Predicted 3D model of a 94-nucleotide RNA (c-di-GMP-I-GGC riboswitch aptamer) from a Methylococcaceae bacterium. It was read from a public genome assembly, where an Rfam model found it. The model forms 90% of the base pairs in the Rfam consensus. NCBI's taxonomy places the organism under Bacteria, Pseudomonadati, Pseudomonadota, Methylococcales, Methylococcaceae. Its mean pLDDT, the model's own confidence on a scale to 100, is 79.
């Protein structure tokens, strides 16, 4: 150069708790470790959620209003859901 966590020295930090933003999805700091070799960037395609608005009706329920499911559009959120794209570390080992 190449390859890339089996040991060392490092780094990151799932669920749950706690404060503290948002409506909310989820951000942020502390504790905490389920993993992790890109769990660093980056919403580009694909997905999953939020919300707002509207359509629908095979459900539910009203005296009337209404729930609920399902599509549309809009505006979000996840990068630790899969793939793109971009930097980039240390050992072994070759």
């Nucleotide at each position: 150069g190449a390859c890339g966590a089996u040991g060392a020295a490092g780094c990151c930090a799932a669920a749950c708790c706690u404060a503290u933003u948002g409506u909310g999805a989820a951000g942020u700091a502390g504790g905490g470790a389920c993993g992790g070799a890109a769990a660093g960037c980056u919403a580009c395609g694909g997905g999953u959620c939020u919300u707002u608005u509207u359509a629908u009706u095979a459900u539910c329920a009203u005296a009337a209003c209404g729930a609920a499911a399902u599509g549309a559009a809009a505006a979000g959120a996840c990068a630790g859901c899969c793939g793109g794209g971009u930097u980039g570390c240390a050992a072994a080992u070759u």